Description:
The RNA shown here (transfer RNA) has 75 nucleotides and comes from Candidatus Woesebacteria bacterium RBG_16_42_24. RNAcentral holds the sequence, with entries from ENA. Rfam family: tRNA. The family's RNA type in Rfam is transfer RNA. Its mean pLDDT, the model's own confidence on a scale to 100, is 82. NCBI's taxonomy places the organism under Bacteria, Bacteria candidate phyla, Candidatus Woeseibacteriota.
C1' cells in the first nucleotide's frame, strides 16, 4: 500500500428496512438440615463512531476505529 470478512447483553451468537432475541455467566425466589442440581422470575443494550438514504436503519450508502485473514512492495 490494495482486497475480503467481521464488530449486536459479562461470553458464545441469531436477527438483514417496521420499537432487538437465544444459551451460558451473575441476581432473586422454590425445594433441601445444607450445598449442587432442578423448576421459576426479573434484570442486564449509545446494536464501534460520524454523516447520509428513507415515513422509518442493527440492517442499505460513504467516511473513520478497531479485530483477523489473504496479496503486494521494500528491508
Nucleotide at each position: 500500500g490494495c482486497c475480503g470478512a467481521c464488530g449486536u447483553a459479562g461470553c458464545u451468537c441469531a436477527g438483514c428496512g417496521g420499537u432487538a432475541g437465544a444459551g451460558c455467566a451473575a441476581c432473586g425466589c422454590u425445594u433441601u438440615u445444607g450445598u449442587a442440581a432442578a423448576g421459576c422470575g426479573a434484570a442486564g443494550g449509545u446494536c464501534a463512531g460520524u454523516g447520509g438514504u428513507u415515513c422509518a436503519a442493527u440492517c442499505c450508502c460513504a467516511c473513520u476505529c478497531g479485530u483477523c485473514g489473504g496479496c503486494u512492495c521494500c528491508c